[in-house]
RNA sequence: GGGCGCAUAGUAUAGUGGUUAUUACACUUGAUUUACGUUCAAGGGGUCUCCUGUUCAAACCAGGAUGCGCCCA
Numbered sequence: 001g002g003g004c005g006c007a008u009a010g011u012a013u014a015g016u017g018g019u020u021a022u023u024a025c026a027c028u029u030g031a032u033u034u035a036c037g038u039u040c041a042a043g044g045g046g047u048c049u050c051c052u053g054u055u056c057a058a059a060c061c062a063g064g065a066u067g068c069g070c071c072c073a
Stems, first nucleotide, its partner, number of pairs: 001072007010025003018056001027043005049065005
């Protein structure tokens, strides 16, 4: 330098265009316990990497940028 793939909550993730983004762990509160832990219930937490475009409507489609990984040279 070229090709391919990936980017979603603190972490790991599901999600093939339709109003409100999923789950687990973690976190907070309550119950349980002498206390901690466990368990149960409830709750908070999201610039879906960024920009532009397509569309009535974009996490999802198109182009570009950035970062990371793999391959080739």